[in-house]
RNA sequence: GAAGUUCGCCAGACAGUCGCUGAUCCGCCAUGCAAGUGGCGGGUGGGAGGAAAGUCCGGGCUCCAUAGAGCGGGAUGCCGGCUAACGGCCGGGCAUCGUGAGGUGACGGAAAGUGCAACAGAAAGAUACCGCCCAAGUUCGCAACUCGUUUGUGAGCCGGCAAGGGUGAAAUGGUGGAGUAAGAGCCCACCGCGUUUCUGGUAACAGAAACGGCACGGCAAACCCCAUCCGGAGCAAGGCCAAAUAAGGACACUAUGACGUGGCUCGCGUCGUGUCCGGGUAGGCUGCUUGAGGCCGUCAGCAAUGGCGGUCCCAGAGGAAUGACUGUCCAAGACAGAACCCGGCUUAUCGGCGAACUUCCCAC
Numbered sequence: 001g002a003a004g005u006u007c008g009c010c011a012g013a014c015a016g017u018c019g020c021u022g023a024u025c026c027g028c029c030a031u032g033c034a035a036g037u038g039g040c041g042g043g044u045g046g047g048a049g050g051a052a053a054g055u056c057c058g059g060g061c062u063c064c065a066u067a068g069a070g071c072g073g074g075a076u077g078c079c080g081g082c083u084a085a086c087g088g089c090c091g092g093g094c095a096u097c098g099u100g101a102g103g104u105g106a107c108g109g110a111a112a113g114u115g116c117a118a119c120a121g122a123a124a125g126a127u128a129c130c131g132c133c134c135a136a137g138u139u140c141g142c143a144a145c146u147c148g149u150u151u152g153u154g155a156g157c158c159g160g161c162a163a164g165g166g167u168g169a170a171a172u173g174g175u176g177g178a179g180u181a182a183g184a185g186c187c188c189a190c191c192g193c194g195u196u197u198c199u200g201g202u203a204a205c206a207g208a209a210a211c212g213g214c215a216c217g218g219c220a221a222a223c224c225c226c227a228u229c230c231g232g233a234g235c236a237a238g239g240c241c242a243a244a245u246a247a248g249g250a251c252a253c254u255a256u257g258a259c260g261u262g263g264c265u266c267g268c269g270u271c272g273u274g275u276c277c278g279g280g281u282a283g284g285c286u287g288c289u290u291g292a293g294g295c296c297g298u299c300a301g302c303a304a305u306g307g308c309g310g311u312c313c314c315a316g317a318g319g320a321a322u323g324a325c326u327g328u329c330c331a332a333g334a335c336a337g338a339a340c341c342c343g344g345c346u347u348a349u350c351g352g353c354g355a356a357c358u359u360c361c362c363a364c
Stems, first nucleotide, its partner, number of pairs: 001360010012329007020047002023044009049335001053346002056344005061234004068266004073230005078092005093107001094105004108225002113223002115219002129165002131161003137157008173191005192214001193212008238286004248277006257271004293312008
């Protein structure tokens, strides 16, 4: 100097003018016995995100409701830790990609069983297409000879082989050697695999040694087995007030019954319940923002995170509020707007700043 990897922060800034909205205080007006409610004006303070998005997980909270067990169903899947919890996060192991910093992992079990693998290929829970040999046995021919079924050789039958080649994603462990007629864990060495023991580690695992020629592989993001976990519905949950209507109607079951927030069974609870038709109201208040909260410091921890101390209040709209104009600066503004709240994940995205680490080139 170039190219990368990981982590953190920001999300246009400042000034002016006009405008919107919440809280609180003050004043005025209307209504009302009052409390209160509504309107107007002024002061002070506050007012969308890193993803507010997707609705994918987990909870807080509310209701069913007194709410248990089993089956079924679903989710997760290496080990250890964090957390309210999780399918999240942190650390570690193994596998894999990368020269590397690092990235990714739907990471328990194939010797419980069932099942799948098209086509090609001889053959995919199992072999002989091409081929190699012809030792042992046999037929025919040729040649030689010591003329004997003696020797050599060629072809065939029978026989042996799975080492070589082909096919395929995958072909009865791999490489090398010895042996053989030619071969083959048939035998040997090393690697792989299995069993046992020892060492290190909390563990997943790693290493070492001994023994064994050794089970016919792959797929469980196939069914399945194993371990752990799991009620349901959701702020349109729910609560209160006011008002209105048609003491509404029909049908079914009615304690040996019916109903009870996913299904079935048992248990438990209640005493009427369920279905259909018809009518009224859809108004106001609340839930609604002080939180598993933010920031700073310190201690413990590799870290996630937790303890202690201090400090701050940081949107609560209700058909939905933060907008418009001007000037300057600049990173030239992308993706994009809260609706009960929080912890995560995933997706979209213009750029800027900072830290650590890796590789390459050059110079000293």
This is a predicted structure of a 364-nucleotide RNA (Bacterial RNase P class A) from an uncultured beta proteobacterium. It matches the Rfam family "Bacterial RNase P class A". Its family is annotated with tRNA processing, ribonuclease P activity and dimeric ribonuclease P complex in the Gene Ontology. About the family: Ribonuclease P (RNase P) is a ubiquitous endoribonuclease, found in archaea, bacteria and eukarya as well as chloroplasts and mitochondria. The sequence was found by an Rfam model in a public genome assembly.